[in-house]
């Protein structure tokens, strides 16, 4: 310089042909305990990396950029 691949909640990840996002841990509350823990319940937390474009409707299709990662020269 050419190809791929990954970008989602504090982290680690799901999302099955477009139709208003979920889980696990971690924190927060509460029950249970002589207190901590472990367990049990419950609520909460997301500009879906970043602009634009296609559509009625984008996390998803398309273009440009960015940030790691493999790989060819």
């Nucleotide at each position: 310089g050419g190809g791929c691949c990954a970008u989602u909640a504090a982290c680690u990840c799901a999302g099955c042909u477009g139709g208003u996002a979920g889980a696990g841990u971690a924190g927060c509350a509460g029950a249970c305990u002589c207190u901590u823990a472990a367990u049990c319940u419950g609520a909460a937390a997301g500009u879906c990396c970043g602009g634009g474009g296609u559509u009625c409707g984008a996390u998803c299709c398309c273009c440009c950029g960015a940030u790691g990662g493999c790989u060819c020269a």
Predicted 3D model of a 73-nucleotide RNA (transfer RNA) from a Clostridia bacterium. Its Rfam family is "tRNA". Lineage of the source: Bacteria > Bacillati > Bacillota > Clostridia. The prediction has a mean pLDDT of 81.